[in-house]
Context: one part of a larger RNA
RNA sequence: UUGGGUUUAAAGGGUGCGUAGGCGGUAUGGUAAGUCAGCGGUAAAAGCCCGGGGCUCAACCCCGGCGAGCCGUUGAAACUGCCGUGCUAGAGAGGAAGAGAAGUAGGCGGAAUGCGCAGUGUAGCGGUGAAAUGCUUAGAUAUUGCGCAGAACUCCGAUUGCGAAGGCAGCCUACCGGCUUCUGUCUGACGCUGAGGCACGAAAGCGUGGGUAUCGAACAGGAUUAGAUACCCUGGUAGUCCACGCAGUAAACGAUGAAUGCCGGCUGUCCGGUCCGAUUUAAGGCUGGGUGGGGAAGCGAAAGCGAUAAGCAUUCCACCUGGGGAGUACGCCGGCAACGGUGAAACUC
Repeated sequence: UUGGGUUUAAAGGGUGCGUAGGCGGUAUGGUAAGUCAGCGGUAAAAGCCCGGGGCUCAACCCCGGCGAGCCGUUGAAACUGCCGUGCUAGAGAGGAAGAGAAGUAGGCGGAAUGCGCAGUGUAGCGGUGAAAUGCUUAGAUAUUGCGCAGAACUCCGAUUGCGAAGGCAGCCUACCGGCUUCUGUCUGACGCUGAGGCACGAAAGCGUGGGUAUCGAACAGGAUUAGAUACCCUGGUAGUCCACGCAGUAAACGAUGAAUGCCGGCUGUCCGGUCCGAUUUAAGGCUGGGUGGGGAAGCGAAAGCGAUAAGCAUUCCACCUGGGGAGUACGCCGGCAACGGUGAAACUC
């Protein structure tokens, strides 16, 4: 390079927005850049190939022809491009409804936990496989009342819902993002993807300043054990929480990139619309969007996937090419650091 792949064998970027680029609905007119056809030029000789010829053949030699590409010219106009005019099925806007733990900020609430004070009360409590360390006659544990603090929100709660992903759950208010349905009023292809780029990005970690109830790396003690730098127990610092800034990684997983179209049906559930019915419901039919289960065809090495595809196709991006060495070294970029991004080779099997 041709080709083949990416759920689990190597391989989908953590996620979005978007630049360049690539790709792009339907009708019609034009153009003729791509495309196709004719003719011409060029394509040194030799060589290859085709047709002849000369050495008795062949090798060898000689003659003629062909030739991709490029250039010129004359045409064709289906497809692509470009220019123009339309269209409404894609996309968007308007109008009318709707659901939701989407986000940000502020306020409020009860239970539990710990602590403080006070009452009752007396000898234990706590913990474990069993114990001990620990707490307790300076009155603990238990129980009652009052108060304080911080963190998390039981039940509802669910293959539930929302969000691009990370993620999001007490209640109320404000601000604010997205989504769905119905209508078919408007715009008229305005679209899809997206190298770089920018933004977001769990937990742990870092900086400054707060806060610190619980839990709890490190650490200390008690056990266990041959030992026990562990598992178990008693404590306990950082952290866990908040504000602002940094960091930028995860089994960031559906281990499955995004978009569009097409291809039997069955069954649950969430949010709409509509028909029937109806005082309001319920049930049922049709229909749109989500989220599950089981499966036809098909696919798959199989497990399995199966209209939420891993089926049949198209477009664009990312990535893979034996194991180890190694996500290491070096260089560069970023970072306060920790480290992150990019990312080899020798050697070896």
About this RNA: Small-subunit ribosomal RNA, central domain from an uncultured bacterium, 349 nucleotides, folded computationally. Model confidence (mean pLDDT): 88 of 100. Rfam family: Bacterial small subunit ribosomal RNA. The full RNA is in RNAcentral, with records from ENA and SILVA.